[in-house]
Molecule: transfer RNA
Organism: Candidatus Chloroheliaceae bacterium
Parts: sequence; C1' cells; structure tokens
RNA sequence: GCCGAAUUAGCUCAGCGGUAGAGCAGUCGCCUUGUAAGCGAAAGGUCGGAGGUUCAAAUCCUCCAUCCGGCU
Repeated sequence: GCCGAAUUAGCUCAGCGGUAGAGCAGUCGCCUUGUAAGCGAAAGGUCGGAGGUUCAAAUCCUCCAUCCGGCU
C1' cells in the first nucleotide's frame, strides 16, 4: 500500500429498511431468622463519527476513526 471482518446499554451479544432487544452486572421490591440462590419490577442507548439515498436508515452507499485478520 491492497483486501476482508468488527464497532449497538457498564460487559457479552441479537436485531439485515418501518419509532432498538436479550443475558449478565448495577438499583428497588418479594422470599429468608439472616446471607446467597430464586422470583418480580423499574432504570440504563446521539446504534464509533460525518455526509448521501429513501416517505422512513442501527440496517443500503461513500468517506473518516479505532481495532482484528490476510496479501504484498
């Protein structure tokens, strides 16, 4: 230098055009003599950044950033 993959909640990951979810963690409650476990609830997101396409973009296109892999 070229090619490819990844980037979404504190962490690990779903979601592949129609107003973004799960598990774990954290908070509150129930249960227990108490703790853990278990059960329930609520909360937590400029979807890496900037443009473009579209009635509508996490999703499609372009560029950039970070990171991983391959080729030279």